Model confidence (mean pLDDT): 84 of 100. This is a predicted structure of a 545-nucleotide part of an RNA (large-subunit ribosomal RNA, domain I) from a Bacillota bacterium. The organism belongs to Bacillota, within Bacteria. It was read from a public genome assembly.

[in-house]
Context: one part of a larger RNA
């Protein structure tokens, strides 16, 4: 130096363990905001640097309820308090809530700077107000008579932020096609409004049938079906009707008619606009005419509400000992009981039904809040006749262009737009996949409509052939330290012990550390603290050169 044995250091893999994440599943519960959110700064403590609360009333006040002995967060220690006259804690509910932020008096480089009105006050100063747009209504009022614009003043309302879901305006490309344009990716990514707890959709100008039907709003699931059909008939794309579940619920206008009030014309009768109000709501229509009834059948999504129910603290909750074995320590092992509507599950020095939390069953609210809702209140009649009125216009269809429907122009219906034309009026009209007929349904060009369905930020609760510290979240005071001018990237970091009993005294040293002694089972468990693998680094002894 090598090679063995041995023993140590370093190192932090490995086992083992879990605060702490992942997924699924169920139920709840779903907006928040000028009454100022969401999100921050700042401050607040006896000593306070982070966090967590809170907010000049500032780790907290106040009442109601809950608990029942200790209490002053994470967090030790010291001070100094509080508490059976009931704290701490938990649950309702109220008070306070500095700046900043839509940010709203005006600025502004957010958390700052300066202001005017105003009521109290000597007076510092406190308290309210003063943004913009929209709607209404008033008042002032221009060029330019009336009159309008403008300008003010009052009320109300809006702005913002949200995980995902949802409507609606826009809208790629890589891709596929074995290349590539029509096609696909996709109306998807994304951008922009805008809404709710859900949205959107919805009460037939529907679905179908074809000899005759039959059904009767929407949505959501299963099936029809990878079918019918569309496609450089390529790659693909892809229904629909019936069928069978979940859930069900249907309403109001405009108009004909009647009347009011106003403005216009007019001597007036009246006309004729507009506003309101009454009627009147769909095809067996309604206006009108006329007749019956006038208050009860019954229907209501609106307002209120008994009563019962569930959410927000909590309660009760069965059963075992032994000293004796082992061992630091029993719940292990032995003996001998017992509970069970409870042998789910965690703790306690190992491994515990019967020790402690609990589990199964129960049982409970002063306050808030939700479900279901009995009844109350409020709306709402029926029938005959049909001369004669009314039933949604630049609409409906048509050309030409697009767009969307599973349907790429095709026979291309049905939908919607843009440009041009441009109807009927119920004896009328839409539709039944080009388009005629003839039969079938239906009645557009106004509106509204719960439940089934979607989603999950949050909240409970349960599960898991998930993970167990290079795994699981990116995350242990983390969106941190850190990078980056910036959008943005984005971290490492767990474990003495049952218990701190966390080494009292002695010795070496200036400290660190170390040696005695002490604790503890166990100090090679000593805080750089479970276990302690390799690399790599000593030290002792052999052997070999």
């Nucleotide at each position: 130096a090598g090679c063995a044995u041995a023993u140590g250091g370093u190192g932090g893999a490995u086992g083992c363990c879990u605060a702490g994440g992942c997924a699924u599943c169920a139920g709840g519960c779903g907006c928040c905001g000028a009454a100022g959110a969401a999100g921050g700064a700042c401050g607040u403590g006896a000593c306070a640097a982070g966090c967590u609360g809170c907010g000049a009333a500032a780790a907290g006040c106040c009442g109601c309820g809950g608990g029942g002995a200790g209490c002053u967060g994470c967090a030790a220690a010291u001070g100094a308090g509080c508490c059976c006259u009931g704290a701490u804690c938990c649950g309702c509910g109220g008070a306070u809530g500095u700046c900043c932020g839509a940010a709203u008096g005006c600025g502004g480089g957010a958390a700052c700077g300066c202001a005017c009105c105003u009521g109290c006050g000597a007076a510092a100063g406190c308290g309210g107000g003063u943004a913009u747009c929209g709607u209404a209504u008033c008042g002032u009022g221009a060029a330019u008579a009336a009159a309008u614009a403008g300008c003010g003043a009052u009320a109300c309302g809006a702005g913002g932020g949200g995980a995902a879901c949802c409507c609606g305006g826009g809208g790629a490309a890589c891709u596929g096609a074995a290349a590539c344009a029509u096609c696909u990716u996709a109306g998807u990514a994304c951008c922009c409004g805008g809404a709710g707890g859900a949205a959107a959709a919805g009460a037939a100008a529907g679905u179908a049938a074809a000899a005759c039907a039959a059904c009767g709003a929407u949505u959501a699931c299963c099936u029809u079906a990878g079918u019918a059909g569309u496609g450089g008939c390529g790659a693909g794309c892809g229904a629909a009707g019936a069928g069978g579940u979940a859930a069900g619920a249907g309403c109001c206008c405009a108009a004909a008619c009647c009347g009011u009030u106003u403005a216009u014309a007019g001597c007036a009768a009246u006309a004729u606009a507009a506003a309101c109000g009454g009627g009147g709501u769909u095809u067996a229509g309604g206006a009108c005419u006329c007749g019956c009834a006038c208050a009860a059948a019954u229907u209501c999504a609106g307002u209120c509400a008994a009563a019962c129910u569930g959410u927000u603290a909590g309660u009760c909750g069965a059963a075992c000992g032994c000293a004796a074995c082992u061992g630091g320590a029993a719940a292990g092992a032995g003996c001998g009981g017992c509970g069970a509507a409870a042998c789910a599950a965690g703790g306690u020095g190992a491994a515990a039904g019967c020790c402690c939390u609990g589990u199964a069953g129960g049982c409970g609210a002063a306050a808030a809040c939700g479900g279901u809702g009995a009844g109350a209140c409020g709306a709402a009649g029926c029938g005959a006749g049909u001369a004669u009125c009314c039933a949604g216009a630049g609409u409906a269809c048509c050309a030409u262009c697009g767009a969307g429907c599973a349907c790429g122009a095709g026979a291309a219906a049905u939908u919607c737009g843009g440009u041009g034309g441009g109807a009927a009026g119920a004896a009328g009209g839409g539709a039944g996949g080009c388009c005629c007929a003839u039969c079938u349904c239906c009645c557009a060009a106004g509106g509204c409509u719960a439940a089934a369905u979607a989603c999950g930020a949050c909240c409970u609760g349960a599960u898991g052939a998930c993970c167990g510290a290079u795994a699981g979240a990116g995350u242990u005071u983390a969106g941190u330290a850190c990078c980056g001018u910036g959008a943005g990237g984005g971290a490492a970091a767990g474990g003495u012990g049952a218990a701190a009993a966390g080494c009292a005294c002695c010795c070496c040293g200036g400290g660190a550390g170390g040696g005695g002694a002490g604790u503890g089972a166990a100090a090679u468990a000593g805080a750089a603290c479970c276990u302690g693998a390799a690399a790599c680094c000593g030290u002792a002894u052999g052997c070999u050169u």